[in-house]
RNA sequence: AAGAAUUCAAGGCAAACCGUCCGAAAGGGCGGGACGCAAAGCCAAGGGGGCUAAAGCGCAGAGCCGCCAUGCCAGCCCGGCUGCCGAU
Numbered sequence: 001a002a003g004a005a006u007u008c009a010a011g012g013c014a015a016a017c018c019g020u021c022c023g024a025a026a027g028g029g030c031g032g033g034a035c036g037c038a039a040a041g042c043c044a045a046g047g048g049g050g051c052u053a054a055a056g057c058g059c060a061g062a063g064c065c066g067c068c069a070u071g072c073c074a075g076c077c078c079g080g081c082u083g084c085c086g087a088u
Stems, first nucleotide, its partner, number of pairs: 005088001007087002012037002017032006035075001041081003046078003049073003056067003059063001
């Protein structure tokens, strides 16, 4: 000097829920709030999985119907990229 592990510390993020705005919805932005997180930082045009179904298509039946992602989830998993920290 570099790497790994554990504990403590500094600093960080913020589930549910509430308010408000956007959206057809899923979901998202902002504020409050903390269940948790050592990548809970980024990638959904890397793979799998999940949610929604506007437009479109379907029908003895016209529906609170079925199919469908081009919408969404990175706080579902794998993968990729990037990265802060004092002591032992």
Predicted 3D model of an 88-nucleotide RNA (c-di-GMP-I riboswitch aptamer).